[in-house]
Transfer RNA from Ruminiclostridium sufflavum DSM 19573, 72 nucleotides, folded computationally. Its mean pLDDT, the model's own confidence on a scale to 100, is 80.
């Protein structure tokens, strides 16, 4: 340098044109407990950045960034 893949809450991770963006762990609040732990309930929090296509984009296309793989 060429090609391919990935990027979604603090972490892991599903979704792949129209949903309230699912779930787990963590954190926070409440209940339980003499207290802690365990357990139960609830709340907060996310689509890497920019542009395009479309009535509508997390999803499709292009560029950029980061990470990984492969070839030379």
């Nucleotide at each position: 340098g060429g090609c391919c893949c990935a990027u979604u809450g603090g972490u892991c991770a599903a979704g792949c044109g129209g949903u309230u963006a699912a779930g787990a762990c963590a954190c926070c609040g409440c209940c339980c407990u003499u207290u802690c732990a365990c357990g139960g309930c609830g709340a907060u929090a996310a689509c890497a950045g920019g542009g395009g296509u479309u009535c509508g984009a997390u999803u499709c296309c292009c560029c950029u960034a980061u990470g990984g793989g492969u070839c030379a």
Its Rfam family is "tRNA". Rfam describes the family as follows. Transfer RNA (tRNA) molecules are approximately 80 nucleotides in length. Their secondary structure includes four short double-helical elements and three loops (D, anti-codon, and T loops). Further hydrogen bonds mediate the characteristic L-shaped molecular structure. tRNAs have two regions of fundamental functional importance: the anti-codon, which is responsible for specific mRNA codon recognition, and the 3' end, to which the tRNAs corresponding amino acid is attached (by aminoacyl-tRNA synthetases). tRNAs cope with the degeneracy of the genetic code in two manners: having more than one tRNA (with a specific anti-codon) for a particular amino acid; and 'wobble' base-pairing, i.e. permitting non-standard base-pairing at the 3rd anti-codon position. The family's RNA type in Rfam is transfer RNA.
Taxonomically the source falls in Ruminiclostridium sufflavum (Bacteria, Bacillati, Clostridia, Ruminiclostridium).
The sequence is in RNAcentral, with records from Rfam.